[in-house]
Background: This is a predicted structure of a 72-nucleotide RNA (transfer RNA) from Candidatus Endomicrobiellum neotermitis.
RNA sequence: GGGUAGUUAGCUCAGUGGGAGAGCGUUUGCUUCACAUGCAAAUGGUCGCAGGUUCGACUCCUGUACUACCCA
Numbered sequence: 001g002g003g004u005a006g007u008u009a010g011c012u013c014a015g016u017g018g019g020a021g022a023g024c025g026u027u028u029g030c031u032u033c034a035c036a037u038g039c040a041a042a043u044g045g046u047c048g049c050a051g052g053u054u055c056g057a058c059u060c061c062u063g064u065a066c067u068a069c070c071c072a
Stems, first nucleotide, its partner, number of pairs: 001071007010024004018055001025043006048064005
């Protein structure tokens, strides 16, 4: 320098055009003498960034940053 994959909640990840979600975590309450477990509720997002297409974009296109790998 070229190519492929990835970037979404504090962490691990889903989500192939119209509602942004799960598990774990955190907080509160109930249960217990207490802890753990269990149950209920709450909490938390500029979907890496910018632009474009579209009535509508996490999703499609372009550029760019970063991470991993491959080629040279």
Rfam family: tRNA. The family's RNA type in Rfam is transfer RNA. Its family is annotated with triplet codon-amino acid adaptor activity in the Gene Ontology. Its mean pLDDT, the model's own confidence on a scale to 100, is 84.